About this RNA: This is a predicted structure of a 73-nucleotide RNA (transfer RNA) from a Candidatus Altimarinota bacterium. RNAcentral holds the sequence, with entries from Rfam. Rfam family: tRNA.

């Protein structure tokens, strides 16, 4: 080159048209708990790589970039 597979909160993830205001662990950050810390309890911030397209609707399907990662001369 070529051809294939991956991308979602800080971090690991679930979701494969429409139930979604994308959700769960962890971690943050306020409270309560405690003499303090830590455990526990409640509540709250936080994400779909990027652009285009298909559709009445697109995280989800097509295409192109971008970055990772197999393969194959």
């Nucleotide at each position: 080159g070529c051809u294939c597979c991956c991308a979602u909160c800080g971090u690991c993830u679930a979701g494969u048209g429409g139930c979604c205001c994308a959700g769960g662990a962890u971690g943050c950050c306020a409270c309560c708990c405690u003499c303090u810390c830590a455990c526990g309890g409640u509540g709250g911030a936080g994400a779909c790589a990027g652009g285009g397209g298909u559709u009445c609707a697109a995280c989800u399907c097509c295409c192109c970039u971008u970055g990772g990662g197999a393969g194959u001369a």